[in-house]
RNA sequence: CAAAUUCGAGGGGAUGGGGUCCCCCGGUAACCGCCGCAAGGCUGAUGACUCCUACCUUGGC
Numbered sequence: 001c002a003a004a005u006u007c008g009a010g011g012g013g014a015u016g017g018g019g020u021c022c023c024c025c026g027g028u029a030a031c032c033g034c035c036g037c038a039a040g041g042c043u044g045a046u047g048a049c050u051c052c053u054a055c056c057u058u059g060g061c
Stems, first nucleotide, its partner, number of pairs: 010025004016052006033042003
């Protein structure tokens, strides 16, 4: 310097995908929304920012 083989390059942050940043956890974990005795009721596709998709409201064509 080249080739071959083996191993590793993790998970999560209340419903989808991409990018950036932040935070948490180490498989015994992080995480799995809120109010209410119940009946029933409420916010949001984000952890935060941004874009796309879906959904909701208003106006115009």